[in-house]
RNA sequence: AUGAACGGCUCGGGAGAGACCGCGCAGAGCGGCGCCGAAGGGGCAAGCAAAAACUCUCAGGCAAAAAGAUCGGGUCGGGACG
Numbered sequence: 001a002u003g004a005a006c007g008g009c010u011c012g013g014g015a016g017a018g019a020c021c022g023c024g025c026a027g028a029g030c031g032g033c034g035c036c037g038a039a040g041g042g043g044c045a046a047g048c049a050a051a052a053a054c055u056c057u058c059a060g061g062c063a064a065a066a067a068g069a070u071c072g073g074g075u076c077g078g079g080a081c082g
Base pairs, nucleotide, nucleotide: 006077007076008075009074010073011072012071013070018033020032021031022030023029034062035061036060040058041056042055043054
């Protein structure tokens, strides 16, 4: 300072996959089979280091709601270039 990266809060958008089967009053819980990939976590990645929306499916999820990587707006912090 007509304030970069980045971060917090907030608003809006935001995919996939059984409202599966048994017990059960039940959407809880326990067991069974099938599946998803976008909280988080692990793995891989060029000569080295770091890194994905790749990969695993531990966690999580498979009507709606909620959650949700991530995108955009607002606001607060931040203080790079000049």
Molecule: Glycine riboswitch aptamer